About this RNA:
A computed fold for a 74-nucleotide RNA from a Candidatus Margulisiibacteriota bacterium, annotated as transfer RNA. The prediction has a mean pLDDT of 82. Rfam family: tRNA. It is annotated as a transfer RNA. Rfam's curators write: Transfer RNA (tRNA) molecules are approximately 80 nucleotides in length.
RNA sequence: CGGGCCGUGGCUCAGCUUGGUAGAGCGCACGCUUGGGGUGCGUGAGGUCAUGGGUUCAAAUCCCGUCGGCCCGA
Numbered sequence: 001c002g003g004g005c006c007g008u009g010g011c012u013c014a015g016c017u018u019g020g021u022a023g024a025g026c027g028c029a030c031g032c033u034u035g036g037g038g039u040g041c042g043u044g045a046g047g048u049c050a051u052g053g054g055u056u057c058a059a060a061u062c063c064c065g066u067c068g069g070c071c072c073g074a
Base pairs, nucleotide, nucleotide: 001073002072003071004070005069006068007067010026011025012024013023020057028044029043030042031041032040050066051065052064053063054062
């Protein structure tokens, strides 16, 4: 320098193909259960979807650029 894959709650990931309410598990807070704890159950908080722009009535999703990580080639 060229090419490919990836970036979504604290962590691990789904959702992208086929645009239409942002989700799951674990973790966290509170409550129930217990003599207390654990387990179990319930409720809740928490993400401007890496970033800048474009298309669209509407973008995590489509298009272009940038940044970061990994891999391949030179």